[in-house]
C1' cells in the first nucleotide's frame, strides 16, 4: 500500500428495519444481633462520526475515524 473483522450501559456481550436488552458493577430498601451470602427496585445510553434509502435505521447503503488479524512492496 491492499484484504477482513469489530465498535451498543462503567465491564463482558446480545439485538440483522417497527418501544434498545441481559450478566456482573453502581444506588436504595427487605432481611441478620451484625457482616458476608441471599431476596426487591431504581438509576445509568449521541447504538464511533457524518452522510444516503425508507413512513420507520443499532440492524440496508456509501464515506471517515479507532482497534485487531492477514497479506504484499520498498530502501
Nucleotide at each position: 500500500g491492499c484484504c477482513g473483522a469489530a465498535g451498543u450501559a462503567g465491564c463482558u456481550c446480545a439485538g440483522u428495519c417497527g418501544u434498545a436488552g441481559a450478566g456482573c458493577a453502581u444506588u436504595u430498601c427487605c432481611a441478620u444481633g451484625g457482616u458476608a451470602a441471599g431476596g426487591a427496585a431504581a438509576g445509568g445510553g449521541u447504538c464511533a462520526c457524518g452522510g444516503g434509502u425508507u413512513c420507520a435505521a443499532u440492524u440496508c447503503c456509501c464515506g471517515u475515524c479507532u482497534u485487531c488479524g492477514g497479506c504484499u512492496c520498498c530502501a
Record summary:
The RNA shown here (transfer RNA) has 75 nucleotides and comes from Saccharimonadales bacterium (SeqCode). Model confidence (mean pLDDT): 81 of 100. Its Rfam family is "tRNA". By type it is a transfer RNA.